Background
The part of an RNA shown here (small-subunit ribosomal RNA, 5' domain) has 530 nucleotides and comes from an uncultured prokaryote. RNAcentral holds the full RNA, with entries from ENA. Its mean pLDDT, the model's own confidence on a scale to 100, is 85.
Context: one part of a larger RNA
RNA sequence: GAUUGAACGCUGGCGGCAUGCCUAACACAUGCAAGUCGAACGGUAACAGCGGGAGCUUGCUCCUGGCUGACGAGUGGCGGACGGGGGAGUAACGCGUAGGAAUCUGCCCAGUAGUGGGGGACAACCAGGGGAAACCCGGGCUAAUACCGCAUACACUCUACGGAGAAAAGGAGGCCUCUCCUUGGAAGCACACGCUUUAAGAUGAGCCCGCGUUAGAUUAGCUAGUUGGUGGGGUAAAGGCCUACCAUGGCGACGAUCUUUAGCUGGUUUGAGAGGAUGAUCAGCCACACUGGGACUGAGACACGGCCCAGACUCCUACGGGAGGCAGCAGUGGGGAAUAUUGCACAAUGGGCGCAAGCCUGAUCCAGCAAUGCCGCGUGUGUGAAGAAGGCCUGAGGGUUGUAAAGCACUUUCAGAAGAGAAGAGGGGGCUGAUGUUAAUAGCAUACUGUUUUGACGUUAACUUUAGAAGAAGCACCGGCUAACUCUGUGCCAGCAGCCGCGGUAAUACAGAGGGUGCAAGCGUUAAUC
Numbered sequence: 001g002a003u004u005g006a007a008c009g010c011u012g013g014c015g016g017c018a019u020g021c022c023u024a025a026c027a028c029a030u031g032c033a034a035g036u037c038g039a040a041c042g043g044u045a046a047c048a049g050c051g052g053g054a055g056c057u058u059g060c061u062c063c064u065g066g067c068u069g070a071c072g073a074g075u076g077g078c079g080g081a082c083g084g085g086g087g088a089g090u091a092a093c094g095c096g097u098a099g100g101a102a103u104c105u106g107c108c109c110a111g112u113a114g115u116g117g118g119g120g121a122c123a124a125c126c127a128g129g130g131g132a133a134a135c136c137c138g139g140g141c142u143a144a145u146a147c148c149g150c151a152u153a154c155a156c157u158c159u160a161c162g163g164a165g166a167a168a169a170g171g172a173g174g175c176c177u178c179u180c181c182u183u184g185g186a187a188g189c190a191c192a193c194g195c196u197u198u199a200a201g202a203u204g205a206g207c208c209c210g211c212g213u214u215a216g217a218u219u220a221g222c223u224a225g226u227u228g229g230u231g232g233g234g235u236a237a238a239g240g241c242c243u244a245c246c247a248u249g250g251c252g253a254c255g256a257u258c259u260u261u262a263g264c265u266g267g268u269u270u271g272a273g274a275g276g277a278u279g280a281u282c283a284g285c286c287a288c289a290c291u292g293g294g295a296c297u298g299a300g301a302c303a304c305g306g307c308c309c310a311g312a313c314u315c316c317u318a319c320g321g322g323a324g325g326c327a328g329c330a331g332u333g334g335g336g337a338a339u340a341u342u343g344c345a346c347a348a349u350g351g352g353c354g355c356a357a358g359c360c361u362g363a364u365c366c367a368g369c370a371a372u373g374c375c376g377c378g379u380g381u382g383u384g385a386a387g388a389a390g391g392c393c394u395g396a397g398g399g400u401u402g403u404a405a406a407g408c409a410c411u412u413u414c415a416g417a418a419g420a421g422a423a424g425a426g427g428g429g430g431c432u433g434a435u436g437u438u439a440a441u442a443g444c445a446u447a448c449u450g451u452u453u454u455g456a457c458g459u460u461a462a463c464u465u466u467a468g469a470a471g472a473a474g475c476a477c478c479g480g481c482u483a484a485c486u487c488u489g490u491g492c493c494a495g496c497a498g499c500c501g502c503g504g505u506a507a508u509a510c511a512g513a514g515g516g517u518g519c520a521a522g523c524g525u526u527a528a529u530c
Base pairs, nucleotide, nucleotide: 001530002529003528004527006526007525008524009523010522013377014376015375016374017373018372019370020369021335026333027332028331030330031329032328035078036077037076040075041074043071044070047069048068049067050065051064052063053062054061055060056059085288087286094213095212096211097210099208100207103205104204108201111198113196114195115194116150118148119147125140126139128137129136130135156165157164158163170193174189175188179186180185215259216258221251222250223249227247228246229245230244231243232242233241263285264284265283266282267278268277269276270275290311291310292309293308294307313324314323315322316321341367343366345364349363350361351360352359353358380410381409382408383407390401391400392399393398414471416466417465418464419463424457428453429452430451431450433448434446435445436444437443474519475518476517477516478515479500480499481498485514486513487512488511489510495502496501
């Protein structure tokens, strides 16, 4: 000199963009952070509509019907493996980079072949029982895209090449010409969505490997599933991954083992560079989710807001037994020099579910707080010598503060008040038309057409009008390094100090004042890196 996730002291006008527990991976009150689908299903607890009945105060109350819109609880599907968090552990194929072969992949994309025919349950519910509660037990009824057989098998798996094995699910809206007749439905038809099989793609994931990746030798030897083979098992997959047997190998001064420290990287910072230091925010990967262990489900987890066991802690209890996990967003206590609101909205972007409408989303978008940082703007402009008054100095003549002020003439950024007002909105729904599909004027589809409608921020940005110089300057330093000097007080005292050093009676070095210098909504100090 540059830099900082900074802190402290004094001071403090506005805006934009960023950033904000670096310490206790300490403990957590409260609320919210993952749901959704009735177009899979049986149904109907609540709400609304409609129908029926009763009472009457004649427009209200009660009862009732899943008939309709919807929908609590339940069965079922998909999603809770993403998104969000902090960095404890890890010196490792963890990360970075360059390669590899023995693998899996829900949803998605475009293909192949199908979607036939049956069955028995279990919730909900009903009526019982136990328990303080959490919840549990047995009995009875029932549906499905839940579950299980049968048939079929282009491709698929196994094969002794003869063969053997293994699938599926339907629901919605429309037509109802033709077939039935119960006369408004069934069958049928086409359409879009699903389901099953299999090959390929895309995406994601698992595995192997060369090289690189902190310090210590006051750590020199380490290793028995250890190193290799054979048989077997296991996995989606190679492999001591596991196991039986056999052999005795493997690593190490090019630093094994042990100890210590640490998430790694893109980057950040400094530097002319080489290099050094660092790894906040943002992005990629990893590992973790009270501590330790385990598996289940699933395409995917050994799963932050899932399950089981053990432990510590906290809470409830009728003492028999139960409940919990903020390193999600806010917030509290504690620790600390130190770090924010128990805010708004799903309008946008994205995610989950759904045909869709939509619902959910502390992701996200915004707002609040903080000079924490960077950037921009302002605190007036011109004129004005009687060089006013006052202050300070003085050699008492004067000098300086100083065009500074006052005065006169202007301007109105920003803040204030009033108005008007974009963009972020693309879509989606209703209605109208067009085109395609089709037997069809239905229905469905279309980034084709017209119309209508959707904004948390928001008292938005930018703009117009308005009043008045009005509301807006401090901090450090002045002996040398280092820009900037005098007076008074003090008298090796009080004190200063980054280094050299000042102070013992004229101190430009202490303290105050006047003056000056440097930065400026900041300025200094401390800490840290180069």